[in-house]
RNA sequence: GCCGAGAUAGCUCAACGGUAGAGCAACUGUUUUGUAAACAGUAGGUUCCGGGUUCAAAUCCCGGUCUCGGCU
Numbered sequence: 001g002c003c004g005a006g007a008u009a010g011c012u013c014a015a016c017g018g019u020a021g022a023g024c025a026a027c028u029g030u031u032u033u034g035u036a037a038a039c040a041g042u043a044g045g046u047u048c049c050g051g052g053u054u055c056a057a058a059u060c061c062c063g064g065u066c067u068c069g070g071c072u
Stems, first nucleotide, its partner, number of pairs: 001071007010024004018055001026042005048064005
């Protein structure tokens, strides 16, 4: 330099153009002599950045940044 994949909650990852979710972690409660486990609940999001299309964009289009892989 060229090609491909990826960027979403603290972490790992989902999500037909139509309410952004799960597991783990965190917090509160129940239980226990106490801790852990278990159970119930709560909170947590500028969907990498900037534009465009659309009634409506995490999703489609364009550009950029970063990460990973391949080729040279």